This is a predicted structure of a 71-nucleotide RNA (transfer RNA) from a Holosporaceae bacterium. Its Rfam family is "tRNA". Its family is annotated with triplet codon-amino acid adaptor activity in the Gene Ontology. The prediction has a mean pLDDT of 82.
């Protein structure tokens, strides 16, 4: 340079174009002699900019950053 995949909460991962779930971490609150175990609740996210669409994490342009093939 060319081809191909990826980008979603603080981490790891879901989501036929129609309310973004999940689990771990965090924080409150139980239980406990105490606790990091166990029970309840709570905080948190779609890489940008457009563009298609009544609706876009999902289609499309273009761009950024990371993987893998080639040369």
């Nucleotide at each position: 340079u060319g081809g191909g995949g990826g980008a979603u909460a603080g981490u790891u991962u879901a989501a036929c174009g129609g309310u973004a779930g999940a689990a771990c971490u965090c924080u409150c609150g139980g239980c406990u002699c105490u606790g990091g175990a166990c029970c309840g609740g709570g905080c948190a996210g779609u890489c940008g900019u457009g563009g298609u669409u009544c609706g876009a994490a999902u289609c499309c342009a273009c761009g950024u950053c990371c993987c893998c093939c080639a040369g």